Transfer RNA from a Candidatus Nanoarchaeia archaeon, 72 nucleotides, folded computationally. The coordinates come from a structure-prediction model, not an experiment, and the mean pLDDT is 84. Its Rfam family is "tRNA". By type it is a transfer RNA.

[in-house]
């Protein structure tokens, strides 16, 4: 210096332009002689950051950080 990928809950990931979601961790209730397990439920998110297409953008497009690779 070019080029690829990857950035979404605390953490680990999904998500076909048209309500942003799962396990998991936290709190709650049930269950149980207590506990662990189990089942149920509740918070929890400026979707890296800034534009720019759309009627509408996590998605498509640009430029920038950051991180991993790679080729000079």
């Nucleotide at each position: 210096g070019c080029c690829c990928u990857a950035u979404u809950a605390g953490c680990u990931c999904a998500g076909u332009g048209g309500u942003a979601g799962a396990g998991u961790a936290u709190c709650g209730c049930u269950c149980c002689c207590g506990u662990a397990a189990a089942g149920c439920g509740a918070g929890g998110g400026u979707c890296g950051c800034a534009g720019g297409u759309u009627c509408a953008a996590g998605u498509c497009c640009u430029g920038c950080a950051u991180a991993g690779g790679g080729c000079u």